This is a predicted structure of a 73-nucleotide RNA (transfer RNA) from Candidatus Shapirobacteria bacterium UBA1435. NCBI's taxonomy places the organism under Bacteria, Bacteria candidate phyla, Candidatus Shapironibacteriota. Rfam family: tRNA. It is annotated as a transfer RNA.
[in-house]
RNA sequence: AGGGACGUAUUUUAACCGGCUAGAAUGCUUGUCUCCAAAACGGGCGGUGGGGGUUCGAGUCCCUCCGUCCCUG
Repeated sequence: AGGGACGUAUUUUAACCGGCUAGAAUGCUUGUCUCCAAAACGGGCGGUGGGGGUUCGAGUCCCUCCGUCCCUG
């Protein structure tokens, strides 16, 4: 320099061909239980890498930037 894959809660990840109020586990917190704790069970918190575009509607499609990884030279 050229080509490709990926980026979603603290973390690991779902979301079908664009119709969703973005779900689960984990974590944190709180309640029940217990003499106290742990375990178990219930509640709460928290997310689409940044910016544009297309569309009635974007995590999903397009452009660009940033970051990670891979291939070629």